The part of an RNA shown here (small-subunit ribosomal RNA, 5' domain) has 542 nucleotides and comes from an uncultured bacterium. The RNAcentral record of the full RNA draws on ENA, Greengenes and SILVA.

Context: one part of a larger RNA
RNA sequence: GAACGAACGCUGGCGGCGUGCCUAACACAUGCAAGUCGAACGGAAUUGAGGGGCUUGCUCUUCAAUUUAGUGGCGCACGGGUGAGUAACGCGUAGAUAAUCUGCCUGACGAUCUGGGAUAACACUUCGAAAGAGGUGCUAAUACCGGAUAAGCCCACGGGUUCUUUGGAAUCUGCGGGAAAAGGGGGGGACCUUCGGGCCUUCUGUCGUCAGAUGAGUCUGCGUACCAUUAGCUAGUUGGUAGGGUAAUGGCCUACCAAGGCUACGAUGGUUAGCUGGUCUGAGAGGAUGAUCAGCCACACUGGAACUGAGACACGGUCCAGACUCCUACGGGAGGCAGCAGUGGGGAAUUUUGCGCAAUGGGCGAAAGCCUGACGCAGCAACGCCGCGUGAGUGAUGAAGGCUUUCGGGUCGUAAAGCUCUGUCAGAUGGAAAGAAAUGUAUAGUAGCUAAUAUCUGCUAUAUUUGACGGUACCAUCAAAGGAAGCACCGGCUAACUCCGUGCCAGCAGCCGCGGUAAUACGGAGGGUGCAAGCGUUGUUC
Numbered sequence: 001g002a003a004c005g006a007a008c009g010c011u012g013g014c015g016g017c018g019u020g021c022c023u024a025a026c027a028c029a030u031g032c033a034a035g036u037c038g039a040a041c042g043g044a045a046u047u048g049a050g051g052g053g054c055u056u057g058c059u060c061u062u063c064a065a066u067u068u069a070g071u072g073g074c075g076c077a078c079g080g081g082u083g084a085g086u087a088a089c090g091c092g093u094a095g096a097u098a099a100u101c102u103g104c105c106u107g108a109c110g111a112u113c114u115g116g117g118a119u120a121a122c123a124c125u126u127c128g129a130a131a132g133a134g135g136u137g138c139u140a141a142u143a144c145c146g147g148a149u150a151a152g153c154c155c156a157c158g159g160g161u162u163c164u165u166u167g168g169a170a171u172c173u174g175c176g177g178g179a180a181a182a183g184g185g186g187g188g189g190a191c192c193u194u195c196g197g198g199c200c201u202u203c204u205g206u207c208g209u210c211a212g213a214u215g216a217g218u219c220u221g222c223g224u225a226c227c228a229u230u231a232g233c234u235a236g237u238u239g240g241u242a243g244g245g246u247a248a249u250g251g252c253c254u255a256c257c258a259a260g261g262c263u264a265c266g267a268u269g270g271u272u273a274g275c276u277g278g279u280c281u282g283a284g285a286g287g288a289u290g291a292u293c294a295g296c297c298a299c300a301c302u303g304g305a306a307c308u309g310a311g312a313c314a315c316g317g318u319c320c321a322g323a324c325u326c327c328u329a330c331g332g333g334a335g336g337c338a339g340c341a342g343u344g345g346g347g348a349a350u351u352u353u354g355c356g357c358a359a360u361g362g363g364c365g366a367a368a369g370c371c372u373g374a375c376g377c378a379g380c381a382a383c384g385c386c387g388c389g390u391g392a393g394u395g396a397u398g399a400a401g402g403c404u405u406u407c408g409g410g411u412c413g414u415a416a417a418g419c420u421c422u423g424u425c426a427g428a429u430g431g432a433a434a435g436a437a438a439u440g441u442a443u444a445g446u447a448g449c450u451a452a453u454a455u456c457u458g459c460u461a462u463a464u465u466u467g468a469c470g471g472u473a474c475c476a477u478c479a480a481a482g483g484a485a486g487c488a489c490c491g492g493c494u495a496a497c498u499c500c501g502u503g504c505c506a507g508c509a510g511c512c513g514c515g516g517u518a519a520u521a522c523g524g525a526g527g528g529u530g531c532a533a534g535c536g537u538u539g540u541u542c
Base pairs, nucleotide, nucleotide: 001542002541003540004539006538007537008536009535010534013388014387015386016385017384018383019381020380021346026344027343028342030341031340032339035074036073037072040071041070043068044067045066046065047064048063049062050061051060052059053058081299082298083297090224091223092222093221094220095219096218097217100216101215105212106211107210108209109208110207111206112205113147114146115145116144122137123136124135125134126133127132153178154177155176157174158173159172160171161170162169163168183204184203185202186201187200188199191198192197225271226270227269232262233261234260237259238258239257240256241255242254243253244252274296275295276294277293278289279288280287281286301322302321303320304319305318324335325334326333327332352378354377355376356375360374361372362371363370364369391421392420393419394418401412402411403410404409425483427478428477429476430475431474435469440464441463442462443461444460445459446458447457448456486531487530488529489528490527491512492511493510497526498525499524500523501522507514508513
């Protein structure tokens, strides 16, 4: 000199864009942060309309709409937080997988046949303070379970061709064995009909196989902090055979066999630490660092475990143990903010228990839509960067006043007053956006599927619908110099000097050093210098 997620002192007008628990991975009151689908399913409730009974306001029944506790599907493995652990194939980079998996999505091919038994909801009932649990009876499905079929797929045994890292891989073929499925919505001319439908058609879903895309698992070369005042470490240890296990290789695990494996090119042990793109500094080489943003990893009160699932050994799931907190009828139960706000505590120190799903993105759904503390916005904080303002011109009896003086004067100083203007910001009044394109609906046209001018799907046009921010940005008008300057320093380094007070005292100080009666170094004043809505100090890095 530069920089900062800064803090402290004094001061403080406005705006834009960013940033904001670095400490206790300390404990948490309260609210919200993951739901959705009735076009998978059977019920229930409400409302409306029609019909019957009729005690005239009840009951039965049909249809329609709405709502939904439950069964079922998908999601909850994303998004969001934190950096405790980890010196490691964790991360970075370059590769391998002929050792692997991949829900939703895309393309291609082939199917979607036939049966069955339950169960929640519901009704009745039992136990319990509660959380909850049990019994009996009824019912549905795209829930569950048999059977059939198999183009392709899997397994075993053969034959051929091609490639090859000589381990094997791809492909053709013979024989034997094995494994699938589910329906739902709309429309309809003939034919059948128990008027539900069958049947046809269309959209969607389901099953199998291949391929793609995306995502993930595993392995390898190289790189990746300090200590030798850590020198030896290792029995599943190192390798082999066989088996188990996994989506998959492998001592990953087990049995047997051999005696190996690592190490001064630093093993083992200890300390510290998430890694990277980057960031800061520097001419560079390098040094330091890893907030915000982005990629990867790890964790979710502490420790352990598996279940479900395409994917977890799962932050707002389950089970066990522990610590802590809460409820209790003392028998037993409930909980996990390192999500967003917020509270206590710790600390030099770090914000609102705000608004909205309008945009972007995500989950579910055919869609309308619902959910979304992701996100978009607003609030607080000079915490940072950038921009603007606090007026401009003129004005010498060089006014008054302050300070100083050699008492003549000098200086603050064109500075002020006065005169003439301007109108940024703040204030008041009025106008007023872009961010919105879609989706849906209606109408029209067109193309496709089709028996069809239904329906459905695609495209085009027109109309209509949607803004948290926010009556915000911005614009215009009004009035008015009015409301808006401080902080540090002045001995040398280092730009800037005099007077008074004090008298080795009080004090200053980054270094050298000042102060003991003329202190440009302490304290005050006048003057000056430097920065400026900031200025200094402290801390840290280069």